[in-house]
This record gives sequence, C1' cells and structure tokens, in this order.
RNA sequence: ACCGCAGGCCGUUCUAUCGCCCCGAGUAAUCGGGGAGGAAAGUCCGGGCAACACAGAGCAUCCCACUUCCUAACAGGAAGGAUUUCUAGCAAUAGAAAGACAGCAAGUGCCACAGAAAAUAACUACUAGACGUAAGUUUAGAAAAGGUGAAAAUGUGAGGUAAGAGCUCAUGGUUAUGAUUAGCAAUAGUUGUAACGGGUAAACCUUGGGAGUUGAAAGACCAAAUAAACCGAAGUUUAAGAGCUGCUCGCUCUAUUCGGAGGGUAGGUUGCUUGAGUUUUACAGCGAUGUAAAAUCUAGAUAAAUGAUAGAACUCGACAGAACCCGGCUUACAGGCCUGCUUUUUUU
RNA sequence: GACCCCAUAGCUCAGCUGGAUAGAGCAACGGUUUUCUAAACCGUAGGCCUUUGGUUCGAAUCCAAAUGGGGUCA
Repeated sequence: ACCGCAGGCCGUUCUAUCGCCCCGAGUAAUCGGGGAGGAAAGUCCGGGCAACACAGAGCAUCCCACUUCCUAACAGGAAGGAUUUCUAGCAAUAGAAAGACAGCAAGUGCCACAGAAAAUAACUACUAGACGUAAGUUUAGAAAAGGUGAAAAUGUGAGGUAAGAGCUCAUGGUUAUGAUUAGCAAUAGUUGUAACGGGUAAACCUUGGGAGUUGAAAGACCAAAUAAACCGAAGUUUAAGAGCUGCUCGCUCUAUUCGGAGGGUAGGUUGCUUGAGUUUUACAGCGAUGUAAAAUCUAGAUAAAUGAUAGAACUCGACAGAACCCGGCUUACAGGCCUGCUUUUUUU
Repeated sequence: GACCCCAUAGCUCAGCUGGAUAGAGCAACGGUUUUCUAAACCGUAGGCCUUUGGUUCGAAUCCAAAUGGGGUCA
C1' cells in the first nucleotide's frame, strides 16, 4: 500500500423567491422566530402517565433463569466465569467467536427405521448343570466379543473366575459433595469421600424469581342534542344484575337492572411536549454509567404541515416521513470517513 | 394509533400431541365408454410446506426474526 473482517461516526450542501403547519407581536395590513430520523419502521421487551374500588384469598395463564455491577426499569448494557466451536502450535498453551449457560442425579412421556435390546438389555457366539450314542434340547450364569443405529450401559492395565463382569485393586474420565487457598461472587487450584445415573425440558413438568387489567380511540372539562317512549329477560318476600381483569370465593353499589332494535349528537378545549431533555467541560470508575458546574429550548398537526421554481458546487445523493412521551432490542440502508486485527506484496 | 389471526399442489382445505413416501376434493393431462360431447370408470403428473436462522439424531409441526395478506377497536 492492497484485500478481508469487526467496531464507531456522517449520511448532499449553499443562495434567492413563492407556498404549507405552529408560536409571538400588532386593531389590521404585516413583521419576527421554529419546522422529521438514525432508524420517526416492526410494536419485540421495559418504564412514565391515565382510568378501572389494582381491598383480599385460591386456582389457572404468561415471562425470566451462570455471577457481580449499571439503570426509573428491562428479556437491555458493562465487566467477569464456565462450556462449545474455530485458528495457531509437537505440546503446554495462546487468540477469536457464539449462545434461551437452573434441573432428565425428582416424577411422567417420547426415542421412527434398523437392531437381540432404546433403559427391568441375552439374538449370535461363550461357560456350567441336566437329558441325549450323537446332532442337539433345556435350565441357569454372564454385558468381555459381534453387527445395527443419531445414541448401546465409565476408559486402560492387572488380579480373579467354570466363563465373565467395577467383582476387586491401581490409574484416568465424569458427576455430586466435605475441608482448605484465591476471589465480593459465579468459579478455579489442592486434598478427602461417594457414585457411575443414555438422550430429550425451544416435551409435560419441577425449583427459584416476577407479572392486576386496559391503553391517548386512556382520561378530564365545556357546548350541543335526546326516546324518562317501544320490545324482551330477571328482580321488587329470599339480591337477580352490574362494578372493562381467564375462573371461583369474597368485597362494593343499586329497587331497579340488563339486553335488543331504534332515535339524537358526532363540535371545541385539554391531555401535547421543559423532558429519566440536549450540548460542553471537570472529576470518579477497567467499563456500562454516575456526580458537579455552565450554556441552551430544538415539530406538535387532527384529514393531518417539510413542497415548488431558478441558480451554483461535488463524490450526483441509500433506507425511509413524527401523531402521548422516554430507555433499549430487532430489521432496512447508495456512498464516504476513522480505529483495530489478519493475510499477501514491496521498501527500509 | 392500539390489538389479534393466517400463509401447505393451479383453487379450497387436512396434517401442527416432531419420525423420514406430506394427503383429500375440485381443476389439469392420458386412456376406456360414446357417432361426438358431458357424466361415469381407470391411471398419471404436479409441493424448496412464505423466507432466513436456531433447538433436536430428525422440523410442515417447536422457538426467534423477517415478508406478505386479512380482521377488530369512538
């Protein structure tokens, strides 16, 4: 220098005129100021805010799952641990990446085909006894050998035995656990003890923790309007019904309540943008982040605003358009810039 | 804006309690029958189970994300 990978940032710019939405000043004419994004998207998580009488109990349902920390909170983030995979290396080991990393050693279920057998293992071959002249039959032992399969009952060696077998011993492996050392902890090292139990929980489930439900079409206020009629059901003696929650109990409200069809209205204000806000600096921390100070105000529509014309510049411009607001995650994205790492080539 | 559901052959649907050839009806094609057509009968072909990734020995089925379509709400 080129290529590739990973991470971060930017993501057309400027001028003039006219127009659209909002705010302020003004009696008015008019003048001044502001006007989409990193994802405004998907609505996948978490919170604020608001209503429901969220009183309460039980069942069901749903979500999460190594540790510590951050945070308003989280299934997000930071740092660390173990596991798996890949690369380099003779090896010890080093580096990188990934994930829904509690439990199948609690119970139940499932494991097609093949195979004797898919979890109470005896088909072949092996050994012993009985019967039989023999071939063989039968009873028992035995998981060491065979082949099948995704998966076959802890590996190796020795002893032992009729033949064998963790049956015993030694040494490994895996799991659980006691002590001790290091660490806040997960965990790791050393040492002792016990066991060897196939897989599957993105199967039911168990353990631990958590979740009340509904969403700005929530809700509050004003104005306008009306059918207090009609039909049906239940109740008025004993609580039927309703109270936006999956069910039950319980609680609360009312002598009226619910449903049907139909009639009326369908306008305005508010919620609405000053907020876990943005920018800069300093400090603390490995980091996520926090604290302090200073500066700053930056869309708020309701049929819904960002456009058009002319000119100039370049690399000729991707994905895409706010609708209550924030923190994340995921997905889409032409092109450009920066940082780190790997490989190759060249030069010193 | 908020919420819910679906995607399997040309069309309409099963299968969704994982198990290897994914079925059924209509349609299509070939044959039989008929003078010919329809109907009837016999047979055949047609599927990347919307896409991608994961869990598992194994995925149409379970999980996650995406894409497309449909519906409800004063």
Two RNAs folded together computationally: RNase P RNA and transfer RNA, 422 nucleotides in total. It holds a member of the Rfam family "Bacterial RNase P class A". Its family is annotated with ribonuclease P activity, dimeric ribonuclease P complex and tRNA processing in the Gene Ontology. Rfam classes the family as a ribozyme.